[in-house]
């Protein structure tokens, strides 16, 4: 980087360096010197793989080693289809897991 395949209206922050950008992209709308982003430290959140009990099996309970996450629903919309509006549903696009190339 591909390709498959599950999830994505829930949940969870303090320190310290350091100092202007971040929310993937576009368009809006927001966060930020009352301190973005990145790195360390410690902590939390969840509960996919993993373990462990339990069971034929599916599954269920803990636990949290390997990820992953901790502003707004993936912030919302982008494309179609119902629709008078408004909305819904789907879907692309991304993110993460987990196999494969």
């Nucleotide at each position: 980087c591909u390709c498959u395949u599950a999830u994505c209206c829930a949940g969870a922050g303090a320190g310290g360096c350091u100092g202007a950008g971040g929310g993937a992209c576009c368009g809006g709308c927001c966060c930020g010197u009352u301190g973005a982003a990145g790195c360390c430290u410690c902590g939390a959140c969840a509960a996919c793989c993993u373990g462990u009990u339990c069971a034929a099996a599916a599954u269920a309970a803990c636990a949290a080693g390997g990820u992953g996450c901790c502003a707004a629903u993936u912030c919302c919309g982008g494309c179609a289809g119902a629709u008078g509006a408004u909305u819904c549903u789907g879907g692309a696009a991304g993110a993460u897991g987990a196999g494969a190339g």